RNA sequence: AGAAAUUAUUGGUCGAGUUCCGAUUACGGAAGCGGAGGACCCGUCAACUGGGGUUAAUCCUGGAUUUACAGGAGGGAUGUUCUCUUACCAUCCUACCCGUCAGCUAACUUCGUAGGCCAGUGUAAGGGGGCAU
Numbered sequence: 001a002g003a004a005a006u007u008a009u010u011g012g013u014c015g016a017g018u019u020c021c022g023a024u025u026a027c028g029g030a031a032g033c034g035g036a037g038g039a040c041c042c043g044u045c046a047a048c049u050g051g052g053g054u055u056a057a058u059c060c061u062g063g064a065u066u067u068a069c070a071g072g073a074g075g076g077a078u079g080u081u082c083u084c085u086u087a088c089c090a091u092c093c094u095a096c097c098c099g100u101c102a103g104c105u106a107a108c109u110u111c112g113u114a115g116g117c118c119a120g121u122g123u124a125a126g127g128g129g130g131c132a133u
Stems, first nucleotide, its partner, number of pairs: 011118004018031005032113006042103001050101001051098004058073005074094006082128007
């Protein structure tokens, strides 16, 4: 001097996943945000080889069964940090759950409030905002 790892603090980011109060073997309550079930009316007509939910996370083609893969389309995120949109370019992701059961749905009932990542890796156009002069 550089690299990596760990801890603390701060900032930012994907996400509903934040705040306050009380406790203190780490939980309870409330607010906020997010999800599910659940009438009339309306809608739908069975079942199977089921059906369904959250979500960006679906579909197709080929393989494989000694395997768990590859590709494409579609969807989503990121790319110096005020933010948003569009186009191009590049990189990455494409998951989880219920268990034979659920259309919509007022009242009502009920659940969640996690986890992960970053110190840089774009070009162009436009909108909004902030600060300074």